[in-house]
Context: one part of a larger RNA
RNA sequence: UUGGGUUUAAAGGGAGCGUAGGUGGCCUUAUAAGUCAGUGGUGAAAUCUCUCGGCUUAACCGAGAAAUUGCCAUUGAUACUGUAGGGCUUGAGUAUAGUUGCCGUUGGCGGAAUAUGACAUGUAGUGGUGAAAUACAUAGAGAUGUCAUAGAACACCGAUUGCGAAGGCAGCUGACGAAACUAUAACUGACACUGAGGCUCGAAAGUGCGGGGAUCAAACAGGAUUAGAUACCCUGGUAGUCCGCACUGUAAACGAUGAUUACUCGCUGCUAGAGGGCAACUUUUAGUGGCUUAGCGAAAGCGAUAAGUAAUCCACCUGGGGAGUACGCCGGCAACGGUGAAACUC
Numbered sequence: 001u002u003g004g005g006u007u008u009a010a011a012g013g014g015a016g017c018g019u020a021g022g023u024g025g026c027c028u029u030a031u032a033a034g035u036c037a038g039u040g041g042u043g044a045a046a047u048c049u050c051u052c053g054g055c056u057u058a059a060c061c062g063a064g065a066a067a068u069u070g071c072c073a074u075u076g077a078u079a080c081u082g083u084a085g086g087g088c089u090u091g092a093g094u095a096u097a098g099u100u101g102c103c104g105u106u107g108g109c110g111g112a113a114u115a116u117g118a119c120a121u122g123u124a125g126u127g128g129u130g131a132a133a134u135a136c137a138u139a140g141a142g143a144u145g146u147c148a149u150a151g152a153a154c155a156c157c158g159a160u161u162g163c164g165a166a167g168g169c170a171g172c173u174g175a176c177g178a179a180a181c182u183a184u185a186a187c188u189g190a191c192a193c194u195g196a197g198g199c200u201c202g203a204a205a206g207u208g209c210g211g212g213g214a215u216c217a218a219a220c221a222g223g224a225u226u227a228g229a230u231a232c233c234c235u236g237g238u239a240g241u242c243c244g245c246a247c248u249g250u251a252a253a254c255g256a257u258g259a260u261u262a263c264u265c266g267c268u269g270c271u272a273g274a275g276g277g278c279a280a281c282u283u284u285u286a287g288u289g290g291c292u293u294a295g296c297g298a299a300a301g302c303g304a305u306a307a308g309u310a311a312u313c314c315a316c317c318u319g320g321g322g323a324g325u326a327c328g329c330c331g332g333c334a335a336c337g338g339u340g341a342a343a344c345u346c
Base pairs, nucleotide, nucleotide: 004317005316006315007300008299012314014201015200016199017198021194022193023192025088026087027086028085029084030083031082033081034080035077036076037075038074039073040072041071042070049065050064051063052062053061054060091191092188093187094186095184096183097182098181099180100179103177104176105175106174107173108172109171110154114150115149116148117147118146119145120144121143125136126135162169163168206247207246208245209244210243211242216240220236221235222234223233258313259312260311261310262309263308266291267290268289269288270287271286272285273284274283275282276281295302296301319346320345321344328339329338330337331336
């Protein structure tokens, strides 16, 4: 390299958009580049193969044939692919009418809880634990009530639900923006799929500048525990947690399952629609769950939301350790990220 693979054994890129490239629906006409057939030329000799022959045989040698799977020219074939032209509507998109949602951005508002402050009532404890102590408290704590302030998160509804490409998204409400689905089959007429590079988005933690700071809480301090205890438990507590702008670009970024399309036995829930007069019942589309037939699988299991049967394109794997390390390069303010070996060893 071929082959074989990628849920869990090594292996699906975190996700999308999209360039080059690769691949591509139905009918028809032309062409004949690919493709197929015939003929001619060429494809040196030796070698190889076969048949004869010469050395007593063999090795060796000679003759003939075949082969030389290629290239060029020419004459044809036209199913498939390509190219050029014409047409079609089922793929794709548009339009119109509806429906849906924790989808996004940005304002406003709300109550509970927590903390703090003020005042009042009131007196000796409170707090915490396995048990304690540190801590708070007669300078009046904790408890109870009223008022005020602040920041963060939104109980119940809530689900096996919903939305989003993924990350993710939940109090109520306004504005703006986007999407999906259903119905009609009106319009365009293959406009499609995938996508190396590239660009954009991307939890938490972290970084820079400016705000904010209630709670919780790395670091840190103290109290315990213990042989020790740089921990687990307790009392405190700073970065951070929150907001704006900019960076970082990684996660068990998981369905550990790339995207798209077609086909393949049934049963049963849920969500959003549409039809059958509509209530029952039933048909259908899109999504989301459970069980299962065939089939697949090493098994667990998967099973129309496939890990089944096929096709196209991309990504990735090739024994364990060394190692996601070293070096180089690229990116970053840094932290670090991306790319990514070898010696050696089993």